[in-house]
Context: one part of a larger RNA
């Protein structure tokens, strides 16, 4: 000089993109952030409609609660751990997997027993829970058949060692679900595709040797176990190995990386926003279900912590999106919509979505614009200086003629809407942009700083006092350097100061 997620002083006029707990991964009140599907089922609490003997009863527009699917493993926050194959980059995988979608092929068969809900009776203060009875399905379970699997014999080919494609023959055990408005929507095998993930392996990328040695599942092998899948991943047994000054091990500190700042580069420092990995969800372990979790708003145990409570026992977990307390120098609103644009489910209409799109607060940041314009000397008037003549303040003002951005106030007034609905219709933003009058110069200027480095100088007051200060230094009676005016000099809605980085 640039830069900031900044912050403190003083000052503050409008807009538009942006950005806004960096500290305590500290504790949270209250809402709200995950459903949906009656076109998988039995039904039918509520509501609407009709009917009524007023007790109900029908309808099925629909739908509580339930059973069942599909989601909830995604989006969405954090950065505590982590020096790891955790990231990047570049390869393997002959050692995996992959629900929804795509596209082939083949099939969709015949049975059975149950339970939830309801309905009876209990049990508890609450959470919630027992027992009997009833009953459905795309819940569940048995047979039938089937490429193809597994495993044997024979054969053909290819490879990268273990191997691996492909053919015939035998053995084993294994599917499936129905609904229709007759167009579909679905189910079940197989095999490829996409898309997503798993494993492994080379090279990279922090300090510290005031850590020098480190290791017993340790290193390897056999031999089983395990997983989708190699693999001491795990176990028996055997060997006695493996690493290591080309930094092991120890300790410190840290999520990595596209990138961002800075530099003429090289090269330093930094990972906020947004993007792509990874780990984390109160702490510390575990698994269930599942295509997929060891699973933020699921379970199960222990811990701490806070509540409820009849004291027997039961509830929770904002590092979602707002907000509160507290920590701090410090960081917003307990907002609007689903109109978009994405996502769950749904055949759709929809429904739900604190993603998302808006909106509100903060000069926090960048970028626009604005605060008038032309004319105007007897250089007024005040201020301040004077050598007392004057000089500055100054075209500045006063006056003259004009605009009217920006605000304001009043009429008009969107685009974003594709899409879906029979149609009417459907915009949170928003009566907002934006367009047109209309009125009046009218409503808008600070900071810093002027000794030299460095662009600006006098007065008064103070007197080594009381201050200043980035370094040089000023200050002890004429201070251009403290203070307070005057006048100037720089940026300008911001100006200075600390802070951190080059």
């Nucleotide at each position: 000089g640039g830069a900031c997620g900044a912050a403190c002083g003083c000052u503050g006029g409008c807009g538009g993109c942006g950005u806004g707990c960096u500290u305590a991964a500290c504790a949270c009140a209250u809402g709200c952030a995950a459903g949906u599907c009656g076109a998988g089922c039995g039904g039918u609490a509520a509501g609407g409609c009709c009917c009524u003997u007023c007790g109900g009863g029908g309808u099925a527009c629909a739908c509580g609660a339930g059973c069942g699917g599909c989601g909830a493993a995604c989006g969405g926050g954090u950065g505590a751990g982590u020096a790891a194959c955790a990231c990047g980059u570049g390869g393997g995988c002959a050692a995996c997997c992959u629900g929804c979608c795509c596209u082939u092929c083949a099939c969709u068969u015949c049975g059975g027993g149950a339970u939830a809900a309801g309905c009876c009776c209990g049990g508890g203060a609450a959470a919630c829970u027992g027992g009997g009875u009833c009953u459905a399905a795309u819940a569940c379970c048995g047979g039938a058949u089937a490429c193809g699997a597994a495993c044997c014999a024979c054969u053909a080919g290819g490879g990268c060692a273990u191997c691996u494609u492909g053919g015939u023959g035998g053995u084993u055990g294994g599917a499936a679900a129905g609904u229709u408005c007759c167009g579909g929507c679905g189910g079940u095998g197989a095999a490829g595709g996409a898309u997503g993930g798993g494993c492994c392996c080379g090279c990279g990328g922090c300090c510290u040797a005031u850590c020098a040695g480190c290791u017993u599942g340790u290193u390897g092998g056999u031999g089983g176990g395990g997983u989708a899948a190699a693999a001491g991943c795990c176990c028996a047994c055997c060997a006695a190995g493996g690493c290591g000054a080309c930094g092991a091990c120890g300790g410190g500190u840290a999520g990595c990386c596209g990138g961002c700042c800075u530099g003429a580069g090289a090269g330093g420092g930094c990972g906020a926003c947004c993007g792509g990995c990874c780990a984390c969800a109160c702490u510390g372990g575990g698994a269930c279900u599942g295509a997929g979790a060891c699973a933020c708003g699921g379970c199960c145990c222990a811990g701490a912590c806070u509540c409820c409570u009849a004291c027997g026992g039961g509830a929770g977990g904002c590092a979602g999106c707002a907000g509160u307390g507290g920590g701090g120098a410090a960081u917003a609103u307990u907002g609007c919509a689903c109109a978009a644009u994405g996502g769950g489910c749904g055949a759709a209409a929809g429904c739900c979505u604190g993603a998302u799109g808006c909106a509100g607060c903060g000069a926090c940041g960048c970028c626009g614009c604005g605060u008038g314009a032309g004319g105007g000397a007897u250089g007024a008037c005040u201020g301040c200086c004077u050598u007392c003549g004057g000089g500055u303040u100054g075209u500045a003002a006063a006056c003259c003629u004009c605009u009217u951005u920006c605000a304001g106030u009043a009429g008009g007034g969107a685009c974003g809407a594709a899409g879906c609905g029979c149609a009417a219709g459907u915009g949170a933003c928003g009566g907002u942009a934006c367009c047109u009058a209309c009125a009046g110069a009218a409503g808008a200027a600070g900071c810093a700083c002027c000794g030299g480095c460095u662009a600006a100088c006098u007065a008064c007051g103070u007197g080594c006092c009381a201050g200043c200060a980035g370094c040089c230094g000023c200050g002890g009676u004429a201070a251009u350097a403290c203070g307070u005016a005057g006048g100037g000099u720089g940026c300008a809605a911001g100006c200075g100061u600390u802070g951190u980085c080059c």
Description: Small-subunit ribosomal RNA, 5' domain from Pseudonocardiaceae bacterium YIM PH 21723, 502 nucleotides, folded computationally. Its Rfam family is "Bacterial small subunit ribosomal RNA". Gene Ontology terms of the family: structural constituent of ribosome and ribosome. Model confidence (mean pLDDT): 85 of 100.